The prediction has a mean pLDDT of 77.
A computed fold for a 148-nucleotide RNA, annotated as glmS glucosamine-6-phosphate activated ribozyme aptamer.
It was read from a public genome assembly, where an Rfam model found it.

RNA sequence: GCGAAACCGUUAGCGCCAGGACCGGAAGGUUGACGAGGAUGGCAGUCAUCGAAAGACUCGGCGGAUGCUGCCACGGCCGGUGCGGGUCGAAAGGAAAGCGUCAAAAAACAGAAUCAACACUGCAACAAAGCGCUCUCCGCCGCAGAAU
Numbered sequence: 001g002c003g004a005a006a007c008c009g010u011u012a013g014c015g016c017c018a019g020g021a022c023c024g025g026a027a028g029g030u031u032g033a034c035g036a037g038g039a040u041g042g043c044a045g046u047c048a049u050c051g052a053a054a055g056a057c058u059c060g061g062c063g064g065a066u067g068c069u070g071c072c073a074c075g076g077c078c079g080g081u082g083c084g085g086g087u088c089g090a091a092a093g094g095a096a097a098g099c100g101u102c103a104a105a106a107a108a109c110a111g112a113a114u115c116a117a118c119a120c121u122g123c124a125a126c127a128a129a130g131c132g133c134u135c136u137c138c139g140c141c142g143c144a145g146a147a148u
Stems, first nucleotide, its partner, number of pairs: 014063004019059001020031004034051003040073007074089005081144004093138003097134005109122003
């Protein structure tokens, strides 16, 4: 110097704080999203999904954001190719039902620390969206052309 593996950190419930609330004599400090889920690219619009906890709060404000919608581009599928159309987004048709599968925090208890509020550490349980499987319904097109 190159390569590999392991570990750590980060990857948007994220960052910030002029309101509010809490602590402090004051200075000032604290709080302000708990996880799950989410990315083809560009532009625009939009109070950006799901439940848990709580009931001064996750309230309120600013910024951001992987959501959604529209348009464009790219890509998959509609058994090769081109054009058009449709539908989706790399797990690349849609909808319903059934089955399966998945959390952390808060609270409690214990610990340590602070003037205090708060925050921290340990321990257990509990979701929904989603995803997977099965099944049903709908969709799976048109034109060109003649290579395989």

Its Rfam family is "glmS glucosamine-6-phosphate activated ribozyme aptamer". Rfam classes the family as a riboswitch.
The model forms 85% of the base pairs in the Rfam consensus.